[in-house]
Context: one part of a larger RNA
RNA sequence: UUGGGUCUAAAACAUCCGUAGCUUGCCUAAUAAGUUUCUUGUGAAAUCUGGCCUCUUAAGGGUCAGGCGUGCAAGAAGUACUGUUGGGCUAGAGACAGGAAGACGUGAGAAGUACGUUCAAAGUAGCGGUUAAAUGUUUUAAUCUUGAGCGGACUCACAAGAGCGAAGGCAUCUCACGAGGACUGUUCUGACAGUAAGGGAUGAAGGCUAGGGGCGCAAAACGGAUUAGAUACCCGUGUAGUCCUAGCAGUAAACACUGCACACUAAACAUUAGUACCUCCUCGAGAGGUAUUGGUGCUGAAGCGAAGGCGAAGAGUGUGCUACCUGGGAAGUAUAGUCGCAAGGCCGAAACUU
Repeated sequence: UUGGGUCUAAAACAUCCGUAGCUUGCCUAAUAAGUUUCUUGUGAAAUCUGGCCUCUUAAGGGUCAGGCGUGCAAGAAGUACUGUUGGGCUAGAGACAGGAAGACGUGAGAAGUACGUUCAAAGUAGCGGUUAAAUGUUUUAAUCUUGAGCGGACUCACAAGAGCGAAGGCAUCUCACGAGGACUGUUCUGACAGUAAGGGAUGAAGGCUAGGGGCGCAAAACGGAUUAGAUACCCGUGUAGUCCUAGCAGUAAACACUGCACACUAAACAUUAGUACCUCCUCGAGAGGUAUUGGUGCUGAAGCGAAGGCGAAGAGUGUGCUACCUGGGAAGUAUAGUCGCAAGGCCGAAACUU
């Protein structure tokens, strides 16, 4: 508990698609459901206001009239807005065409150095490791050098607060098949749109299942050191795992700790992808400039903010829709439900305490 909030105080779902719902361009005709006006009916009593009566008076009681009852129903009228129906438009949205850009995805093929290992050659006593050492390794010939074969993983420089993708993420080269965005043209459709509860899909690392593969690295484990101790930091080994295929899982400081969309609101600079034009030119797919559109950044006026700061990529000014928050702890725990092979995930309290 609302006329408040959600970058950092509690609070934007990890991301997208999309159903219901909510919201929704311009013109026109009809309708009259919402809405507006009027009329009529109804709207208990008590209470309230006024008059009269009454109990000796007061309070009280009786009676008549009025008011209240903010509502409901019926009828009549009105049509700006909303709704509904019909017709039309093109500024939103989508389609189409064109030439560019990209580590966007999936699959296949090829390559590169390094590393490891095997064999061969050559060669002799150490190598390795550290602050220092030791464990380890080595005359059954190591380390080092050269050559050949094999193996798995990875992809230096270029590389940039560059690019692409909804996010997670994506980087050797080539091919095939797919996808998306920006720009330009203004050819077509004619509001087809925005958001999105449920729902669906995707979702790093680690983990799980089955089958492969295991070079290097390396949780666990073992050994050597260090230390008062050392279940660590350092060193030597080393298994899961890391890799591939098919499934599961569904979480992260999944962060810009900033939901999505639209409109409006100073400038300067850088960069990236287009388009139009100008100048230079070695005429090149060249260089420079101007204008403009989309993206990525940086400074900053107004404005905003508690401040830090944000500032056309808003945390500004407005609109539409969604999600979420309500002191700290107990606690993202317990319970119930549900999903999962499990690990666990989702949903999610209270007592008590302060």
Predicted 3D model of a 354-nucleotide part of an RNA (small-subunit ribosomal RNA, central domain) from a metagenome.